[in-house]
Molecule: small-subunit ribosomal RNA
Organism: Candidatus Zinderia insecticola
RNA sequence: AUUGAACGCUAGCGGUAUGCUUUACACAUGCAAGUCGAACGUUUUAUAAAAGCUAGCUUUUAUAAAAAGUGGCGAACGGGUGAGUAAUAUAUCGGAACAUACCUUAAAGCGAGGGAUAACUAAUUUAAUUAUUAGAUAAUACCACAUUUAAAGUUUUUUAUAAAAUAAAAGUAGGGUUAGUAUCCUUACACUUUAAGAAUGGCCGAUACCUGAUUAGCUAGUUGGUAAGAUAAAAGCCUACCAAGGCGAUGAUCAGUAGCUGGUCUGAGAGGAUGGUCAGCCACACUGGAACUGAGAAACGGUCCAGACUUCUACGGAAGGCAGCAGUGGGGAAUUUUGGACAAUGGGGGAAACCCUGAUCCGGCAAUACCGCGUGAGUGAAGAAGGCUUUAGAGUCGUAAAUCUCUUUUGUCAAGAAAGAAAAAAUUUUAACUAAUAUUUAAAAUUAAUGACAGUACUUGAAGAAUAAGCACCGGCUAACUACGUGCCAGCAGCCGCGGUAAUACGUAGGGUGCAAGCGUUAAUCGGAAUCAUUGGGCGUAAAGAGUGCGCAGGUGGUUAAAUAAGACAAAUGUGAAAUCCCUAAGCUUAACUUAGGAACUGCAUUUGUAACUAUAUAACUAGAGUGUAUUAGAGAAGAAUAGAAUUCCAUGUGUAGCAGUGAAAUGCGUAGAUAUAUGGAGGAAUACCAAUGGCGAAGGCAAUUCUUUGGGAUAACACUGACACUCAUGCACGAAAGCGUGGGGAGCAAACAGGAUUAGAUACCCUGGUAGUCCACGCCCUAAACAAUGUCUACUAGUUAUUAGAUCUAAAUUGAUUUAGUAACGUAGCUAACGCAUUAAGUAGACCGCCUGGGAAGUACGAUCGCAAGAUUAAAACUCAAAGGAAUUGACGGGGACCCGCACAAGCGGUGGAUGAUGUGGAUUAAUUCGAUGCAACACGAAAAACCUUACCUACUCUUGACAUGUUUUAGAAUUCUUAAGAAAUUAAGAAGUAUUUGUAAAAAUACUAAAACACAGGUGCUGCAUGGCUGUCGUCAGCUCGUGUCGUGAGAUGUUGGGUUAAGUCCCGCAACGAGCGCAACCCUUAUUAUUAGUUGCUACAUUAUGAGUACUUUAAUAAGACUGCCAAUAAAAAAUUGGAGGAAGGUGGGGAUGACGUCAAGUCCUCAUGGCCCUUAUGAGUAGGGCUUCACACGUCAUACAAUGGUAUACACAAAAGGUAGCAAACUUGUAAAAGAGAGCAAAUCCAUAAAAAUAUAUCGUAGUCCGGAUUGCAGUCUGCAACUCGACUGCAUGAAGAUGGAAUCGCUAGUAAUCGCGGAUCAGCAUGCCGCGGUGAAUACGUUCUCGGGUCUUGUACACACCGCCCGUCACACCAUGGAAGCAAGUUCUUCUUUAAGUAAUCAGUUUAACCUAAAAAAAAGGAAAACAAUUACCACAGUGGAAUUUGUAA
Repeated sequence: AUUGAACGCUAGCGGUAUGCUUUACACAUGCAAGUCGAACGUUUUAUAAAAGCUAGCUUUUAUAAAAAGUGGCGAACGGGUGAGUAAUAUAUCGGAACAUACCUUAAAGCGAGGGAUAACUAAUUUAAUUAUUAGAUAAUACCACAUUUAAAGUUUUUUAUAAAAUAAAAGUAGGGUUAGUAUCCUUACACUUUAAGAAUGGCCGAUACCUGAUUAGCUAGUUGGUAAGAUAAAAGCCUACCAAGGCGAUGAUCAGUAGCUGGUCUGAGAGGAUGGUCAGCCACACUGGAACUGAGAAACGGUCCAGACUUCUACGGAAGGCAGCAGUGGGGAAUUUUGGACAAUGGGGGAAACCCUGAUCCGGCAAUACCGCGUGAGUGAAGAAGGCUUUAGAGUCGUAAAUCUCUUUUGUCAAGAAAGAAAAAAUUUUAACUAAUAUUUAAAAUUAAUGACAGUACUUGAAGAAUAAGCACCGGCUAACUACGUGCCAGCAGCCGCGGUAAUACGUAGGGUGCAAGCGUUAAUCGGAAUCAUUGGGCGUAAAGAGUGCGCAGGUGGUUAAAUAAGACAAAUGUGAAAUCCCUAAGCUUAACUUAGGAACUGCAUUUGUAACUAUAUAACUAGAGUGUAUUAGAGAAGAAUAGAAUUCCAUGUGUAGCAGUGAAAUGCGUAGAUAUAUGGAGGAAUACCAAUGGCGAAGGCAAUUCUUUGGGAUAACACUGACACUCAUGCACGAAAGCGUGGGGAGCAAACAGGAUUAGAUACCCUGGUAGUCCACGCCCUAAACAAUGUCUACUAGUUAUUAGAUCUAAAUUGAUUUAGUAACGUAGCUAACGCAUUAAGUAGACCGCCUGGGAAGUACGAUCGCAAGAUUAAAACUCAAAGGAAUUGACGGGGACCCGCACAAGCGGUGGAUGAUGUGGAUUAAUUCGAUGCAACACGAAAAACCUUACCUACUCUUGACAUGUUUUAGAAUUCUUAAGAAAUUAAGAAGUAUUUGUAAAAAUACUAAAACACAGGUGCUGCAUGGCUGUCGUCAGCUCGUGUCGUGAGAUGUUGGGUUAAGUCCCGCAACGAGCGCAACCCUUAUUAUUAGUUGCUACAUUAUGAGUACUUUAAUAAGACUGCCAAUAAAAAAUUGGAGGAAGGUGGGGAUGACGUCAAGUCCUCAUGGCCCUUAUGAGUAGGGCUUCACACGUCAUACAAUGGUAUACACAAAAGGUAGCAAACUUGUAAAAGAGAGCAAAUCCAUAAAAAUAUAUCGUAGUCCGGAUUGCAGUCUGCAACUCGACUGCAUGAAGAUGGAAUCGCUAGUAAUCGCGGAUCAGCAUGCCGCGGUGAAUACGUUCUCGGGUCUUGUACACACCGCCCGUCACACCAUGGAAGCAAGUUCUUCUUUAAGUAAUCAGUUUAACCUAAAAAAAAGGAAAACAAUUACCACAGUGGAAUUUGUAA
């Protein structure tokens, strides 16, 4: 874009078309083919007339009508359907051996006879349909006779422009004549014969005409001939005989599907799909068969037979055929009225009038399609109401509505009102026929008729905006966005995909977009699809080159000449039905539609012409191809012979305990003498070095040497043949390894197998053995990643280098140049998706073959062929997925590679893991044990302090504008303070004191505060850290992460950032299609180590004096400066960066420490710090109070403390700090107490006073290796302190008690110097409570060879089927459920062929049966008899249906 459509929602009108695509399923009812009395006889009815007599009956005649019958024509058309049919079809173009009723033209004729028969009557018979017998009758029915010149047909004879034989008919009507249809004349029609025509039909040929080769051979009247027959006609159409042909890879036969065409739909075209309506042809008429009649049929509304089905039946028999028009049932997603009329057009009959016509013309139903019209037009605002949204301002529906003015298509009502109709008929006139003025025919004029549709189209008038809008969509493709609801639910979806609490994607609403009386969906066809590619594709790696060659058919084919004319080209003629399409006109108001004309129908055939090209046949040529001569390389092939090294085995000698094997072992061999070594022998297989991107071969493949036979190639020059060529479906040959058959052979190796190891297992890898096999001969198999994943041949298109085999020229040379044929490496143009290929093409062209068309199922099933088998070749579908695949890119990863770093390992020191205790977590428990944190990166973490409080949890008792904030209204009272009672308290009740400020004379009002009531609201440590902000952890203080411009690439991307060095560092240097820049690194900041200057009291003292001065050197404090930069020297390195060493210096290469954390990762942590979206609670999930809990305890884990002791414990004595804190505080001296502490209160808001004692250390004494003078848990008693309050549940003191523990398994942690280890001190939190945390100083080590390994990280590179990125991806079995398909003993059904049986009807033949009008015998007539012919019966031949056996093929089903 389209449709004979269907479905959903919706619907105002008209015109024109169309309407069972499915069950060629079954059909009730009505109608669809009749007509003619001018062919014929009869019967009945009506009217009229006449006659008769019995006087109301009969007979006859005429007119009109009806019925059945005889006869004629028609019924073979028209109408329906598409089952069958792949060619007896159709389309186009041709042909010769034919027929034709009616019609037209022409010629001739139409004489004279005969006997029957239906109807009818009578009888019989039947349920019915009907049937039988007897009698009677007519014809345009039937039969014979006569005629038939000429022309025509057939047969026979015959010298042939001939003769003979054979074969016709029917009358009717009108007029005239007449007594009279009795005859005759005439007109018309009919009839007979013949010849033509028109138109129609039958037959034959060529070309075109779907799919399958998993259908390859088919054919016996088959192919041809002769003869006879048959037919309208050619022909094996049929029969007899003869011959053995005919068709087929250009697809026969078989199977499946299908009516064909003009055309229709689509497409730029070429094509593809289709064949409904209309038109042409064919086929069919319940299924199968058959003939009859006829001009025509193998007959839709005819006959006969068989079968199935339906109906009737008195069970004996009968009847029927909607794929005609309506209609019914059924089937189905689905397709109309049991209508009107012959008015028109057409058809049949008739002389005509007329009759018939479900053809046809009309009406009805259906938005089924196409076309047209309408559902109103104008005006109307800072813009009503209402809806929706909102940033709360407004925006939008929206000039839309309302309002006012106007119009009236359509619809309603009323009135008028067509065209389609003219022939025919009647009358008159003229002409023809004629004896005729009659009849008939023709023409003209006049008259009066005929309409189903339909009172319809159309016209006019009236009233009146009045009667008339929906459907789909709004994530992208694709025009059109918001709100609410829902919460991976409900649902959507053409593809991608949407939905898990902020959905433009679901549902609804508002708004918008697109079409519009329709709009969407579904189905189907073409297009897009260059996605079967003729136009117009491909095959190295994406699907795709056969394993290789030879070669018939086929396709293609070098140069020159003349010829032919098959192809080709040109012209003409015929045809290509009409309709359709296109163009131009015309008619319906327009359009659709209809009509006219033109063009076109790209085709086929015939004729004529041209001769370049192809072709054909002819004559030549040598450039392709081949042959000869000469030379030459080679693992080319086959056969035979020979050789040496090595392994193994056998024999013998020497010799002794191991050998062999592995990562390590064991099995194995060996004292019966191995391995080793020496000599001799046997046997089989393979051929080191040479050896090479070397050579040869078609490929597979081919390697010791020699001989024989043999194929092919290369080179050089000449001679010869003269296109002999290239490629090749089917075919033929060869074809690694493994495997198979028969017979040999068997050293080594070695599937299977055995044993030993390894392992969780190990039907493996490793080891020890070992059989087929490997080898030979003959025969099969026929496949490989048979690969260059690249078919063969030919020509052309830059080069460079290496190498093999030749040739020519040159050269002193192992020289150089040129050239032919190979084999390799690189590379330009060009090609390619890229990778890459590139004279050995994957470039540019030509010829031929093979192959491909998404992945899987599957190279599988079935079938067939081959094979001994294994199996090979050929080769699908159901079903299923939305991908599979190629090349390249960036990451990530690797039990890949290279380089580098880190307390990463190593080297050391000290720990943890064992004990007791402290503390956190898990688990368990509980009314509650609040919550969070969970590998590193949770677990002395949030918590720098859980007895109450904290507190979020539990129980109980209470409050509801609230414990807290703001605002409004009303009432009362200043506020505030105190007392008593009840209660666990919150709270409740009662009472007392108190009486503010401003204005106003006062009353009173206002302000602030308090209380009560009512509203808005408060409140939430409730949920979501996966809605968030902020903050934080981590990789990691690792050295990385990026950008601009340029360049390269189709692109993703790359380059820069890689490389060579160097560094702690992407730090710096050099190089480089890159040049620069940013965030990080470093530096800048703080602190510490040195010095200087300045300044200073509360500090200090080289002073003095006596208790206050002096000074500012030192110590110190705190401000400003200096200092360190690889600056200097040397060596190394590249004259670089830098490294190593040195000097100087307090400090040396970042001096030490801190702060500082790139782009990002982990949906990492936190809604319980805070903030915050959404959701949830609102007399409770909010608030208050008391008590309890967070402190539990079989157990498990983490982090710490104290120890296990002598480098120690205890006792005594005695030295030296730093930093930080103190008024709700630190608190001295002094006194008391064994002590914790108490009393006391000087001093100090601090360089001044206080806590304050530093401890380890040092000195002396003691203990003597013990569960101890170690260790201190646990427990008892007695106390101190804080605090409303130490029961659950604090810390400390004294006395007593004195547990485990004797250095800790696997494993694991920290630390590189003022560090580890060890020792004490301070602070925050805090009423009280530090073994934790944060700081401070004292004492003060050991070790680092080094980077193999472990962990983590960085850079480059490589592989990848990973990208949620190896915690990835992913394979197979098994279990269960379901889907589809294959096999399957079988079972069932269809189709085709065929054997035999049976033969219905029918046709033909035969016939000794039966019957018998014409004709003959045959006479004047009749009868009988006979003959001939015909009918019937019977028989034979062919044969449908049916039965039976077999074969082939297809389908369904099945444990």